[in-house]
Molecule: Guanidine-I riboswitch aptamer
Organism: uncultured Pseudomonadales bacterium
RNA sequence: AAAAUAGAUGACUAGGGUUCCGACAUCGAUGUGAAUCAUCGAUGUGUCUGGUCCGAGAGUUAUCGACCUCCCACUAUCAGGAGGUUACACGGAGGGAUAAAAGCCCGGGAGAC
Numbered sequence: 001a002a003a004a005u006a007g008a009u010g011a012c013u014a015g016g017g018u019u020c021c022g023a024c025a026u027c028g029a030u031g032u033g034a035a036u037c038a039u040c041g042a043u044g045u046g047u048c049u050g051g052u053c054c055g056a057g058a059g060u061u062a063u064c065g066a067c068c069u070c071c072c073a074c075u076a077u078c079a080g081g082a083g084g085u086u087a088c089a090c091g092g093a094g095g096g097a098u099a100a101a102a103g104c105c106c107g108g109g110a111g112a113c
């Protein structure tokens, strides 16, 4: 000086909206002596705490992988065990998917330092 590696997956969370469930509102029907009650249906609301769902490069954690050291085995070689490392990371706008949105994807991008 150059090259290569610095990884993958799962669980969870920050966060996200509204396909389904639930909640609430309105309307209709039925039941009851009656109802602001109960049941069913339709429509709407996520500026409805929620369940399902999506979900982090720069969040947590686990497993695997990779690299290194030692032990053991071997003495040509493979395998096995224990331990260590797996760093750093400011970041739009805009677009995309999904039911819809987002710290998801474009993207460790553009840019900044």
Stems, first nucleotide, its partner, number of pairs: 007064006015054002020051002022048001023045009065086007088108001090111001094106003